[in-house]
Context: one part of a larger RNA
RNA sequence: UGACGGGGGUCCGCACAAGCGGUGGAACAUGUGGUUUAAUUCGACACUACGCGAGGAACCUUACCUAGGCUUGACAUGCAUUUGACAGCCGUAGAAAUACGGUCUUUUGAAUUUCGGUUCAGACAGAUGCACAGGUGCUGCAUGGCUGUUGUCAGCUCGUGUCGUGAGAUGUUUGGUUAAGUCCUCUAACGAGCGCAACUCCUACUGUCAGUUGCUACUUGCGUGAGCAAGGCACUCUGACGGAGCUGCCUGGGAAACCAGGAGGAAGGUGGGAAUGACGUCAAGUCAGCAUGGUCCUUAUGUCUAGGGCUACACACGUGUUACAAUGGCCAGUAUAACGAGAUGCAAGUCCGCGAGGGCAAGCGAACCUCUUAAAGCUGGUCUAAGUUCGGAUUGGAGUCUGCAACCCGACUCCAUGAAGUUGAAAUCGCUAGUAAUCGCGCAUCAGCAACGGCGCGGUGAAUACGUUCUCGGACCUUGUACA
Numbered sequence: 001u002g003a004c005g006g007g008g009g010u011c012c013g014c015a016c017a018a019g020c021g022g023u024g025g026a027a028c029a030u031g032u033g034g035u036u037u038a039a040u041u042c043g044a045c046a047c048u049a050c051g052c053g054a055g056g057a058a059c060c061u062u063a064c065c066u067a068g069g070c071u072u073g074a075c076a077u078g079c080a081u082u083u084g085a086c087a088g089c090c091g092u093a094g095a096a097a098u099a100c101g102g103u104c105u106u107u108u109g110a111a112u113u114u115c116g117g118u119u120c121a122g123a124c125a126g127a128u129g130c131a132c133a134g135g136u137g138c139u140g141c142a143u144g145g146c147u148g149u150u151g152u153c154a155g156c157u158c159g160u161g162u163c164g165u166g167a168g169a170u171g172u173u174u175g176g177u178u179a180a181g182u183c184c185u186c187u188a189a190c191g192a193g194c195g196c197a198a199c200u201c202c203u204a205c206u207g208u209c210a211g212u213u214g215c216u217a218c219u220u221g222c223g224u225g226a227g228c229a230a231g232g233c234a235c236u237c238u239g240a241c242g243g244a245g246c247u248g249c250c251u252g253g254g255a256a257a258c259c260a261g262g263a264g265g266a267a268g269g270u271g272g273g274a275a276u277g278a279c280g281u282c283a284a285g286u287c288a289g290c291a292u293g294g295u296c297c298u299u300a301u302g303u304c305u306a307g308g309g310c311u312a313c314a315c316a317c318g319u320g321u322u323a324c325a326a327u328g329g330c331c332a333g334u335a336u337a338a339c340g341a342g343a344u345g346c347a348a349g350u351c352c353g354c355g356a357g358g359g360c361a362a363g364c365g366a367a368c369c370u371c372u373u374a375a376a377g378c379u380g381g382u383c384u385a386a387g388u389u390c391g392g393a394u395u396g397g398a399g400u401c402u403g404c405a406a407c408c409c410g411a412c413u414c415c416a417u418g419a420a421g422u423u424g425a426a427a428u429c430g431c432u433a434g435u436a437a438u439c440g441c442g443c444a445u446c447a448g449c450a451a452c453g454g455c456g457c458g459g460u461g462a463a464u465a466c467g468u469u470c471u472c473g474g475a476c477c478u479u480g481u482a483c484a
Stems, first nucleotide, its partner, number of pairs: 001484002003481003007478007015468002019431005026322008034313002042053002064308007073132001077131008088103006106123007134297002137295003143291002145286003148282001150280001155194006161170003175184002200274004205243007214233002218231005246268001249262005311450001324424001328383007340371003345364002349360004390421001395416007437460007
C1' cells in the first nucleotide's frame, strides 16, 4: 500500500422487512448428471453450467458408430507430361458412393496447305506425376477477437507542486448534499484524463409543413337502407422539421450546494423506457463461429456413401407447461387491440369434409389485398361439491399435411380411453406501477416440426414498503493483523 476481521462509524440495493404470485409434491415438455450403448458427437459446472452454444437433430445438418469405397484427394494454387475428352441422357450391377457398356461429343489466333489436314501459342475440360491440400485432432494454461461476472457499482488514474531516507502519501481527506468522485464548502494543493451526467433512439403534450393507399366534420350525386362515388385535409392518423421541463416561478429551511411544500402544466425535479459497461478481477468462457503460434495424423485423426445414433432409461437435479376447479368448467350470443409477416409467398370468397384439410380461385411485392374471428371481458343458460360436465396423461382405431422418405423419430384432426393430481415438508425464487398477476396476438429459425422455448406486441390490472435490528452483496472513512 492492499486484502481480511463472528472490529467500529456512515450509506445503498426487491438485501431483509411489508405484500402479491410461484418453485419444491403430480403428469408432461425440455436441459443436465448418472447408467446403458457399436455410438448414445463435442463444449458449458456455485453465484457467472443445466429451455445454455442450438433463432428449429427424420435424410441433410453431423462433428459420433457400423459397413462399403477413394488416395494430389470433396476444396485451392502452381509446375511438368499427355489427351480431347468430361459432363448430360439411357441401360446393367449395387444400399448408395461407384464401376462397366451405349449414345452424344470442344474452341480462339497465327503460320503453312494438295483445302483432307499439319505445326506453334492460348482458353476450357479430363488423366498421370510432383509441390501440396485436408483435419469440428490436442493445447482457451501459447494467443487475437468476442463474451460472462463484479456492475450502470461510482469508482480508477495522471501532470506539476508539496511532505516522507524510502516503499509511498497528498490531490481523492473534512462538514453538508446527490442516483452519482453530483455539486457546494473547507483545505498543500492546483489542474487534467477515463468513467457519472449530457449528446442518440422510442414513448407522453403541442405547432408548422405534407394529405394517399389514411381520415370523413361539411357539401353534392346515387341508393328505401347499410353504404358507394365526387369534392374536402377540419378531425383521427401517418412522418419530416420545430417547441416544451430549466428547480425557470412562489413559500419555508440553509453559508452555499441543495432539501421540503405549492402554483401553472400533457408532463416535475434523471418524466417513463432503451442503447451506452471506466482501471481492473476471476490463468472465468470460447482453438467446435472465425482467425492464429506450437504440436500430432497423411492409402488416414483426411474424404465419399448407405444405415444407425445424437430421441436409450432403474434413477437424481435444474428450467418450464398444464392442472388439482364454482373468482370455475361447458354451451349460445355480443364488444374492443397493438407489434409484425407475405411472391418457391400471404391467401379472401365459394364448394366438399364432423375436423385436421382438400378442389376451384379474386386480390396483393401491400397505410390499398391477405394472414386477422384477438382472448380474458360482458349477457343468458347449464353443472352443485363429486376424482365430478374438474383434470387431461396414457393407450387403441381411423385420418390429414409436409417431405425422395414420418419404423427407429414429425406435427395436427376425429372417435374411443380417461392415469396421477383435492394446493404441495425442509427449503427456495421473482416482482415497487401500467410493475406483479392474468389474457390472447405476432415474428425469427423453418419443407414440416417435437415452440409448453426465445424475442416482441398490446388487453385487463392490484397489494405493500413501519423501518434498517437481522440475512446477502456492495461503497466510503477509520482501527487491528503473526497474511501478500
Molecule: small-subunit ribosomal RNA, 3' major domain
Organism: uncultured bacterium